A computed fold for a 381-nucleotide RNA from Brevundimonas sp. DW-iso22, annotated as Bacterial RNase P class A. The model forms 97% of the base pairs in the Rfam consensus.

RNA sequence: UCAGACGGCCGGGCGGUCGCGGCGGGGGUUUCGGCCUCGGUCGAGGAAAGUCCGGGCUCCACGGUGAAAAGGCGGCGGGUAACGCCCGCCCGGGGUGACCCGAGGGAUAGCGCCACAGAAAGCAAACCUCCGGACCUGCGGGACCGGUAAGGGUGAAAGGGUGGGGUAAGAGCCCACCGCGUCUCUGGUAACAGCGACGGCAUGGCAAGCCCCGCCUGGAGCAAGACCGAAUAGGGACGUUGCGCGGUUUCGAUCGCAGGGCUCACCGCCCCAGACGUCCGGGUAGGUCGCGAGAACCGUCCAGCGAUGGGCGGUCCAGAUGAAUGAUCGUCACUGCACUUCGGUGUGGAACAGAACCCGGCUUACAGGCCGUCUGACAUU
Numbered sequence: 001u002c003a004g005a006c007g008g009c010c011g012g013g014c015g016g017u018c019g020c021g022g023c024g025g026g027g028g029u030u031u032c033g034g035c036c037u038c039g040g041u042c043g044a045g046g047a048a049a050g051u052c053c054g055g056g057c058u059c060c061a062c063g064g065u066g067a068a069a070a071g072g073c074g075g076c077g078g079g080u081a082a083c084g085c086c087c088g089c090c091c092g093g094g095g096u097g098a099c100c101c102g103a104g105g106g107a108u109a110g111c112g113c114c115a116c117a118g119a120a121a122g123c124a125a126a127c128c129u130c131c132g133g134a135c136c137u138g139c140g141g142g143a144c145c146g147g148u149a150a151g152g153g154u155g156a157a158a159g160g161g162u163g164g165g166g167u168a169a170g171a172g173c174c175c176a177c178c179g180c181g182u183c184u185c186u187g188g189u190a191a192c193a194g195c196g197a198c199g200g201c202a203u204g205g206c207a208a209g210c211c212c213c214g215c216c217u218g219g220a221g222c223a224a225g226a227c228c229g230a231a232u233a234g235g236g237a238c239g240u241u242g243c244g245c246g247g248u249u250u251c252g253a254u255c256g257c258a259g260g261g262c263u264c265a266c267c268g269c270c271c272c273a274g275a276c277g278u279c280c281g282g283g284u285a286g287g288u289c290g291c292g293a294g295a296a297c298c299g300u301c302c303a304g305c306g307a308u309g310g311g312c313g314g315u316c317c318a319g320a321u322g323a324a325u326g327a328u329c330g331u332c333a334c335u336g337c338a339c340u341u342c343g344g345u346g347u348g349g350a351a352c353a354g355a356a357c358c359c360g361g362c363u364u365a366c367a368g369g370c371c372g373u374c375u376g377a378c379a380u381u
Base pairs, nucleotide, nucleotide: 001377002376003375004374005373006372007371008370009369010368012332013331014330015329016328017327018326020043021042022041023040025038026037027036028035029034045352049363050362052361053360054359055358056357057221058220059219060218070217071216072215073214074213075089076088077087078086079085090104091102092101093100094099105212106211110210111209112206113205114204127152128151130147131146132145133144135142136141160178161177162176163175164174165173179201180199181198182197183196185194186193187192225289226288227287228286235280236279237278238277239276240275241274244257245256246255247254248253259271260270261269262268296315297314298313299312300311301310302309303308334349335348336347337346338345339344
């Protein structure tokens, strides 16, 4: 210098003017409910987002413990209020490397599946080859019986790999190394790693298929929930007034007629006691609380590889609800284009997105910019 890996940070600055929301203050006025006016202070994010995990808080359920069901998690150790998050390590895979990726328990508990291709996909199998025997032959070869699985071919995967010996050809048939399995020892808290001995290789893969093992989980959510509470309608108590006519009556009712409703008529069915006043309680509209001093932020020191924990000092930092956090101007910084006398000038651009009970994570979106550590290549000293 070029190419890359990982981690952290910023997300325009300053000022003027006019507004908006929260909380204090001063003055004036008042029918004490307010109203007017002046000034102070605070006022979005790294993700406020998705609402995917874990908590706080609230209500409901619940005697304790265990189990079942359902859902989730899954190498080991640590951190944390907790977690499916984070840190460190192990194992496997990728990369020259910094580093990255892994739903990373169990496939001799059982069931199931393994497409296409291929002779054969879990049980062993033989398409082309290879080898032996006897046969035919036009001497190239062909067919039959048997041996084998080394070579070729198919496939994601073919019952260990490489090399040597051996053999008719072959084969863990035998040997060495590697892999695998079992056992012992050593190191490590552990996952695991290493040495050695033995075994001739058995036990293919898939559990983001059912399943088995271990661990975790009661449900709903601030529209949770608590309090105050109209008008109108409805409920209850008390009081006043009232109960169509006639018959029966055991005074509870019942029958007939009249009246009203079902658009009118007949039939049929239903209704026939309320009105006013006072008081009480529930709910609705509306209002208040919940609602922000916190697993908080900043600085510094200590412990730890680290996640993180602890000490000391300082700070107070949104709280709306048809939902504030805006508009505009100047200037500086960044940047595209044009012009340039190279000093600048003109004109544009500037992301993703915006609290709604709060906190810890994860994931996703994002113009532009800054910093640190490390790797590889080349060059120079």